Predicted 3D model of a 490-nucleotide part of an RNA (small-subunit ribosomal RNA, 3' major domain) from Triplophysa tibetana.
It matches the Rfam family "Eukaryotic small subunit ribosomal RNA".
Its mean pLDDT, the model's own confidence on a scale to 100, is 81.
Context: one part of a larger RNA
RNA sequence: UGACAGAAGGGCACCACCAGGAGUAGAGCCUGCGGCUUAAUUUGACUCAACACGGGAAACCUCACCUGGCCCGGACACGGAAAGGAUUGACAGAUCGAUAGCUCUUUCCCGAUACCGUGGGUGGUGGUGCAUGGCCGUUCUUAGUUGGUGGAGCGAUUUGUCUGGUUGAUUCCGAUAACGAACGAGAUUCCCCCCUGCUAAAUAGUUACGCGGCCGCGGGGUCGGCGUUCAACUUCUUAGAGGGACAAGUGGCGUUCAGCCACGCGAGACGGAGCGAUAACAGGUCUGUGAUGCCCUUAGAUGUCCGGGGCUGCACGCGCGCCACAAUGGGCGGAUCAGUGUGUGUCUACCCUGCGCCGAGAGGCGCGGGUAACCCGCUGAACCCCGCUCUUGAUCGGGACCGAGGAUUGCAACUAUUUCCCACGAACGAGGAAUUCCCAGUAGGCGCGGGUCACGAGCCCUCGUCGAUUAAGUCCCUGCCCUUUGUACA
Numbered sequence: 001u002g003a004c005a006g007a008a009g010g011g012c013a014c015c016a017c018c019a020g021g022a023g024u025a026g027a028g029c030c031u032g033c034g035g036c037u038u039a040a041u042u043u044g045a046c047u048c049a050a051c052a053c054g055g056g057a058a059a060c061c062u063c064a065c066c067u068g069g070c071c072c073g074g075a076c077a078c079g080g081a082a083a084g085g086a087u088u089g090a091c092a093g094a095u096c097g098a099u100a101g102c103u104c105u106u107u108c109c110c111g112a113u114a115c116c117g118u119g120g121g122u123g124g125u126g127g128u129g130c131a132u133g134g135c136c137g138u139u140c141u142u143a144g145u146u147g148g149u150g151g152a153g154c155g156a157u158u159u160g161u162c163u164g165g166u167u168g169a170u171u172c173c174g175a176u177a178a179c180g181a182a183c184g185a186g187a188u189u190c191c192c193c194c195c196u197g198c199u200a201a202a203u204a205g206u207u208a209c210g211c212g213g214c215c216g217c218g219g220g221g222u223c224g225g226c227g228u229u230c231a232a233c234u235u236c237u238u239a240g241a242g243g244g245a246c247a248a249g250u251g252g253c254g255u256u257c258a259g260c261c262a263c264g265c266g267a268g269a270c271g272g273a274g275c276g277a278u279a280a281c282a283g284g285u286c287u288g289u290g291a292u293g294c295c296c297u298u299a300g301a302u303g304u305c306c307g308g309g310g311c312u313g314c315a316c317g318c319g320c321g322c323c324a325c326a327a328u329g330g331g332c333g334g335a336u337c338a339g340u341g342u343g344u345g346u347c348u349a350c351c352c353u354g355c356g357c358c359g360a361g362a363g364g365c366g367c368g369g370g371u372a373a374c375c376c377g378c379u380g381a382a383c384c385c386c387g388c389u390c391u392u393g394a395u396c397g398g399g400a401c402c403g404a405g406g407a408u409u410g411c412a413a414c415u416a417u418u419u420c421c422c423a424c425g426a427a428c429g430a431g432g433a434a435u436u437c438c439c440a441g442u443a444g445g446c447g448c449g450g451g452u453c454a455c456g457a458g459c460c461c462u463c464g465u466c467g468a469u470u471a472a473g474u475c476c477c478u479g480c481c482c483u484u485u486g487u488a489c490a
Base pairs, nucleotide, nucleotide: 001490002489004486006485007484008483009482010481011480012479013478016474017473020438021437022436023435024434028322029321031319032318033317034316035314036313043054044053065309066308067307068306069305071303076119077118078117079116080115086113089108090107092105093104094103123297124296126295127294128293132291134285135284136283137281138280139279144183145182146181148179149178150159151158152157162174164173165172189273190272191271194243195242198240199239200238201237204234205233206232207231208228209227210226211225212223213222214221215220246268249263250262251261252260253259325431329390330389331388332387333386334385343375351370352369353368354367355366356365357364358363397428403422405420406419407418444466445465446464447463449461450460451459
C1' cells in the first nucleotide's frame, strides 16, 4: 500500500429491509435445464453474472447427432501411364428408399478437360474461449480514477483526492502544503409534455357556400353523404426552424455560503431512456464471420449432397411463464373508445387486404385497391359500460386428456404444423417451508403491432387503454462505499 480475517463510527440501495401491492413456489399445460432412456436423443452456458439464454417457436432444410447411399468442389508442382487412346457419360435388365450407370451384365459414347503415385493444398457447426482478435456480460449503477509542478519520507509511498456543512454525485461551499489540470458524474444525444407566435400542406384537416338524405307543423336540427384547386384558413393533424423552465419568484431554515423545506404562478420542481471512466475476470462466444494460431481429419472424409430418424423420447428433480380455481364472475345480445408499427422483396419462391357470393365454422371462388399520411383503415381492439340469463353445486366455474370428421400451409403433416365443428369432460375450493419484482401514469388488469414466419406465440421487443394500496424512512436482514483502530496474510 491493500483485492482486509476482526472491532468501532459514519453514509447508501426496493437486484436490502420496513409499510404494502402483485405474485411465484401447490394444480393442469407450455417451455428451458438436469437425470434416465436411446442407434442418436448434437451442443454451449451452472450462485448473483447458466436454466422463454445462444435472438434456440428444429416436420425437410437448418444440423453440428444417428443409420444408410452418391460426389470431388484432391488447386499447383514432380514422376509414371497415355492418341495403337488418359479418361467421361449412359438406355434396358438385375440391384437399390431411389429415374444414384452406386455396383453387375451388355455394349455404345466422350477425346487430354483426366487417371495412378509423391509432395503440397483446400474444406471442416472437428478440438482448444486455459493460445487469441473482436464483441458482449460482470465486478459496479455506485462515485470513483490519474498524471505535471511543489511539500513530506532513505524508500515503497503519501499529500493533492480533506475535519465540517451540502448533494443522487470526489456535487458544490469552504477548510487547506498544496497549485493548476484530465477521465468519469453532470452537461451533451433521443423520446414525452408547452407555444392560438414563424414556415407550409387535394397524400392532413377545419370553417364557409351549394346540392342531397333523415327528423320536425315551422324557425330549425343532424349526416365520415356529395361537390367547390375559377373559397378562406392552419385551432385540431403532420414536421422543420426556434422559443421556453432557471430552485427564476415569495416566506422560513442554514456560517445568511453551498443548499434544504413550504407556497403561489404555472407546461414545474430528479419526466423516461441511451451513452457511460480506471483497473480487472483464465466470465461467455473458435457454433456470427472468407477474423484467427496450434492440433486433428482430409476420399471407406470430421468435406459436401441425398433418403430416413433424432434434437419433441419419460419412474423423476429444478427454473421462467400461461391458464384457472368463479358471481368484482360465466354465457348471449347491444352500445362504445386507442397508440405503436407493417405491407407485393437483387438473388427470393413467400405481401397487407376491401367488396360480392357460397359455407355452421374454419375456409373457398370472383372482382378490385395499395410500393402506401392516398388502399386495408375513422385500424369502430380488449378490459370497461348497458340489458337479459345462470344462482353457490366441481355448477352454464375450469379446460387438461381423448374419439370421429372438415379445412389450410407445405414436395411431404405419422410422433398429432396450425385451425374449425361435435363429443369426452381430469386436477384445481387461493397454495407449506421458502422466495421474486416494485413507489406514479408506476405495480397490476387488458388487448394491438412487430421479431421469428411457407405454416405457426403460452416467448421476446415496442405500443396504447383502465389504473390502485402503501413509503417519503431505516441500517434490523442482505450487500456496497468511506474513515479510524489493529496487526494475522501478500